[in-house]
RNA sequence: UAACGAUAAUAGCAAAUUUACUGAAAGGUAAAGACGCAAAGCUGAGGGCCUAACGCUGAAAUAGCUACGGUAGCCUAGUUACCGAA
Repeated sequence: UAACGAUAAUAGCAAAUUUACUGAAAGGUAAAGACGCAAAGCUGAGGGCCUAACGCUGAAAUAGCUACGGUAGCCUAGUUACCGAA
């Protein structure tokens, strides 16, 4: 330096759920809370998935389609980083 990842050490994050705020929704933020996580740090770039306001279709619907909205705790990719047994 690149891999790898202990019942090591030090530090860290926080699922479900609840409350408040926010958002059309999905979701997000804060607090409580821990299911888990060795990148569960960061980037929506590719795929997947969620939502469907605007828009389009429709005679209409609580209908259908649609991402310029999300998800990094789905995968890939990029990027940065703590520790060091085998």

The RNA shown here (c-di-GMP-I riboswitch aptamer) has 86 nucleotides and comes from Aquibacillus koreensis. The sequence was found by an Rfam model in a public genome assembly. NCBI's taxonomy places the organism under Bacteria, Bacillota, Bacilli, Caryophanales, Aquibacillus. Rfam family: c-di-GMP-I riboswitch aptamer. Its family is annotated with cyclic-di-GMP binding in the Gene Ontology.